[in-house]
């Protein structure tokens, strides 16, 4: 020198508690702004991620002793455990070859 391996944020999925909506928000979509995160370091995308404006589309309700409550139901929030993916990509590193 060469190969070849570790490790992150972050995202997914199932359960479980607690909420929200069910008077229709939320979710999921598709334009556009503007911000963030992105192996131990730097750089950083047409990717992701939140957020703001805007368009198209859109749902499961039932029961009771009815200020409500129970059950269901939302591609529904948020915690928690458990598994399951994971540097777009570039240079250095680190570890084994040694």
């Nucleotide at each position: 020198a060469u190969c070849a391996g570790a490790g992150u944020a972050g995202g997914g999925a199932a359960c479980a508690a607690u909420g929200c909506g069910u008077a229709a928000a939320g979710u999921g979509u598709c334009c556009g702004g503007c911000a963030g995160a992105c192996g131990g370091g730097g750089a950083g995308u047409u990717g992701u991620u939140g957020u703001c404006g805007g368009g198209a589309c859109g749902a499961a309700a039932a029961g009771c002793g009815c200020a409500g409550c129970u059950u269901g139901c939302g591609g529904u929030a948020u915690u928690g455990u458990u598994c399951c993916c994971g540097c777009a990509u570039c240079c250095c590193g680190c570890u084994g070859u040694a």

The RNA shown here (THF (Tetrahydrofolate) riboswitch aptamer) has 98 nucleotides. Its Rfam family is "THF (Tetrahydrofolate) riboswitch aptamer". The family has 101 seed sequences and 747 matches in Rfam 15.1. About the family: Tetrahydrofolate (THF) riboswitch was first reported for Ames et al. as an RNA motif in 5' untranslated (5'-UTR)regions of folate transport and biosynthesis genes in Firmicutes genomes. Of the family's consensus pairs, 82% are formed in the model. Its mean pLDDT, the model's own confidence on a scale to 100, is 81.